Predicted 3D model of a 372-nucleotide RNA (Bacterial RNase P class A) from a Pseudomonadota bacterium. Of the family's consensus pairs, 97% are formed in the model. The gene name in the source record is rnpB. Rfam family: Bacterial RNase P class A. From the family's description: Ribonuclease P (RNase P) is a ubiquitous endoribonuclease, found in archaea, bacteria and eukarya as well as chloroplasts and mitochondria. Its family is annotated with ribonuclease P activity, tRNA processing and dimeric ribonuclease P complex in the Gene Ontology. It is annotated as a ribozyme. The prediction has a mean pLDDT of 76. NCBI's taxonomy places the organism under Bacteria, Pseudomonadati, Pseudomonadota.

C1' cells in the first nucleotide's frame, strides 16, 4: 500500500425570539391560582416487552409430591438470569478470528420420506464363487469385498486366509471398559485390555440434574363530591295495590309511597407510591477478565392524555456545481453558491438480551506486496 478481524466513543454547535413542565425564591389576590426571576428538562437504544429482579397486592402449610413450564459441556461473576468473563469439546478459515440447542441413544417406546434388493432381530438387484445338466438370458445355495440407490448400508486402511468371501485372524486407527498423570473441572494424554458387539433423530416421548406460586404501577394505599342505587332509623300517610289469612268485617305487622338523620361501597376526579439508587464520576487496590473493594466529590426529566417545542442568524463536518492554482495522473488546496446530520420520544424502576441507525474519530490485531 492492498485486503481483513474484533473493540470504544461519539450522534451537530453557539446566540436572539416566542412557547410547554417542574424544584426554588420574591411578589400579587387570596389558600389555591396568577405574575416575575434563578435553575433543570430524553436514549445509546428512551424501541421489542423476550430474560432476570426490586417493589406491590392475592393465594397460602407456597414445606413436599405429583403435574406443568424453563434451563442443559466445566469454572468463575452477579441480587438474578436463558445475560457476561474465561476455558475445554466440534466446527468454519492461511491467519487475526468467528459460529456451535454441546446431558442422556449398551433405560426403554416410537421415526427413519424418495430411491433402493436391504433402513436395523438385516439384505442377494448386478457381480464373484461352488454344485446339478437340460449346457442356458437356466436352476439351486455360498458371499457384502465389488458396482448401483441413498441424508444414513451393520467399523475404516493395508496384510493373511478362503471355492469365493467375511473381525475369520492379525497390525495399526477408531469405538467401550479399567488404571496411571496433568487440570477445581469439563476434558487431554498414556499403558494395560475387551474384540466389533454400539446407524441417525431426544427442535418425537422419554430419562437425569437444577431453577420457579399467581398477578402486575391500569399493582396497591389514602381523600372523596353531585346524580342514580344499597343498608339502619324516626315520623307522615294508610289513600292505592300486594302478603301473613278459606271467605267477610276490624286490628295489627310487612311491603309499596312521601319526609328527615346516618352508615357503608363507589364513577369523574385529587394525592400518595414516583424516583438517592443493585446510581454516576475521578483516584488507589484485588483479579488474565467478567467484576469486586476501599477513599474522595456529585445529585442527574419526573410528565401523567402525558411538558422536554417552533422560528430566525451564525457556523460545523459531509454532498454537488462554478472559478482559481498545483500535479504526468487518481487527486490535493483555496474561494463561491447551493444543499445538508441517522435511528428514534421517557411513563414505577434497575440488570440483560435482541433489533434500527446517515455520518464521524480512536484503538489492537491477522495476511499479502513493496522498499530499507
Nucleotide at each position: 500500500g492492498c485486503g481483513g478481524a474484533g473493540g470504544g466513543c461519539u450522534g451537530g454547535a453557539u446566540g436572539g425570539c416566542c412557547g410547554c413542565u417542574u424544584u426554588g425564591g420574591c411578589g400579587g389576590g387570596a389558600c389555591c391560582c396568577c405574575g416575575c426571576c434563578c435553575a433543570a428538562g430524553a436514549g445509546g437504544a428512551a424501541a421489542g416487552u423476550c430474560c432476570g429482579g426490586a417493589c406491590u397486592c392475592c393465594u397460602u402449610g407456597a414445606a413436599g409430591u405429583a403435574g406443568c413450564g424453563g434451563u442443559g459441556c466445566c469454572g468463575g461473576g452477579u441480587a438474578a438470569c436463558g445475560c457476561c468473563c474465561g476455558g475445554g469439546c466440534g466446527g468454519a478459515g492461511c491467519a487475526a478470528u468467528c459460529c456451535g440447542a454441546c446431558g442422556g441413544a449398551a433405560a426403554g417406546c416410537g421415526c427413519c420420506a424418495c430411491a433402493g434388493a436391504g433402513a436395523u432381530c438385516a439384505g442377494a438387484c448386478c457381480g464373484c464363487c461352488c454344485u446339478g445338466c437340460a449346457g442356458g438370458u437356466c436352476a439351486g445355495g455360498g458371499u457384502c469385498a465389488g458396482g448401483g440407490u441413498g441424508a444414513a448400508a451393520c467399523g475404516g486402511u493395508g496384510g493373511g486366509g478362503u471355492a469365493a468371501g467375511a473381525g475369520c485372524c492379525c497390525a495399526c486407527c477408531g469405538c467401550g471398559g479399567g488404571c496411571c498423570u496433568g487440570g477445581c473441572a469439563a476434558c487431554a494424554g498414556g499403558c494395560c485390555u475387551g474384540g466389533c458387539a454400539u446407524g441417525g433423530c431426544a427442535a418425537g416421548c422419554c430419562c437425569c440434574a437444577c431453577c420457579g406460586g399467581g398477578a402486575g404501577c391500569a399493582a396497591u394505599g389514602c381523600c372523596g363530591a353531585a346524580u342514580a342505587g344499597g343498608g339502619a332509623u324516626c315520623c307522615c300517610g294508610u289513600u292505592u295495590g300486594g302478603g301473613c289469612c278459606g271467605c267477610u268485617u276490624c286490628a295489627g305487622c310487612c311491603u309499596u309511597g312521601g319526609g328527615g338523620u346516618c352508615c357503608g361501597g363507589g364513577u369523574u376526579g385529587g394525592c400518595a407510591g414516583c424516583u438517592a439508587g443493585a446510581g454516576c464520576g475521578u483516584g488507589c487496590g484485588g483479579g488474565c477478565a467478567a467484576c469486586c473493594g476501599c477513599a474522595c466529590g456529585c445529585c442527574c426529566a419526573g410528565a401523567g392524555g402525558a411538558a422536554u417545542g417552533g422560528u430566525c442568524a451564525u457556523c460545523c463536518a459531509g454532498g454537488c456545481g462554478g472559478c482559481g492554482g498545483g500535479g504526468c495522473g487518481a487527486c490535493c488546496c483555496g474561494u463561491c453558491g447551493u444543499u445538508g446530520g441517522a435511528c428514534a420520544g421517557a411513563a414505577u424502576c434497575c440488570g440483560g438480551c435482541u433489533u434500527a441507525c446517515a455520518g464521524g474519530c480512536c484503538c489492537u490485531c491477522c495476511g499479502c506486496g513493496c522498499g530499507u